[in-house]
RNA sequence: GGCGACAUAGCCAAGUGGUAAGGCAGAGCUCUGCAAAAGCUCCAUUCCCCGGUCCGAAUCCGGGUGUCGCCU
Repeated sequence: GGCGACAUAGCCAAGUGGUAAGGCAGAGCUCUGCAAAAGCUCCAUUCCCCGGUCCGAAUCCGGGUGUCGCCU
């Protein structure tokens, strides 16, 4: 220098056009004499950033940033 993959909550991670599942962690509550365990509730106004397409974008397109890999 060229090519490809990936970027979603504090962490892991699903979702590939119709407004984001689940687990761990955290907060509150119930239960208990107190705890633990168990159960219930809450936790991403903007899915790395900017722009475009579309009635509608995490998802498709362009550019950028970062990480990883391959080639030279």
This is a predicted structure of a 72-nucleotide RNA (transfer RNA) from a Clostridiales bacterium. The source organism's lineage runs through Bacteria, Bacillati, Bacillota, Clostridia and Eubacteriales. Its mean pLDDT, the model's own confidence on a scale to 100, is 81. It matches the Rfam family "tRNA". A reference for the family is Hou (1993), "The tertiary structure of tRNA and the development of the genetic code", Trends Biochem Sci. Rfam describes the family as follows. Transfer RNA (tRNA) molecules are approximately 80 nucleotides in length.